[in-house]
RNA sequence: AACCUAUCUGCGGGAGAGUUUGGAUUUUCCCAACGCCGAAGGAGCAAGCACCCCGCUAAACUCUCAGGCAAAUGGACCGCAGAUGAUAU
Numbered sequence: 001a002a003c004c005u006a007u008c009u010g011c012g013g014g015a016g017a018g019u020u021u022g023g024a025u026u027u028u029c030c031c032a033a034c035g036c037c038g039a040a041g042g043a044g045c046a047a048g049c050a051c052c053c054c055g056c057u058a059a060a061c062u063c064u065c066a067g068g069c070a071a072a073u074g075g076a077c078c079g080c081a082g083a084u085g086a087u088a089u
Base pairs, nucleotide, nucleotide: 006084007083008082009081010080011079012078013077018034020033021032022031023030035069036068037067041065042063043062044061048056049055
């Protein structure tokens, strides 16, 4: 110093499910009930390892606490650009 990797920022793409019913409000925004969704976050488990006890450990799988079900916002993940840090060579 560059690559890989981790985090952050900007831009672009980005699914699913009732704009159902009632009340309030009277653009929107709110509350409640029932019915649904999984790709913020969260939780759980296999193989394997370990084993006296206690355990370690994954997800886009499962759960639906949270979040969401017109638009907006958000959105795992992907691409491009940049910044910072660490590591071995």

Annotation
The RNA shown here (Glycine riboswitch aptamer) has 89 nucleotides and comes from a Devosiaceae bacterium. Model confidence (mean pLDDT): 76 of 100. Lineage of the source: Bacteria > Pseudomonadota > Alphaproteobacteria > Hyphomicrobiales > Devosiaceae. It matches the Rfam family "Glycine riboswitch aptamer". Rfam links the family to the GO term glycine biosynthetic process.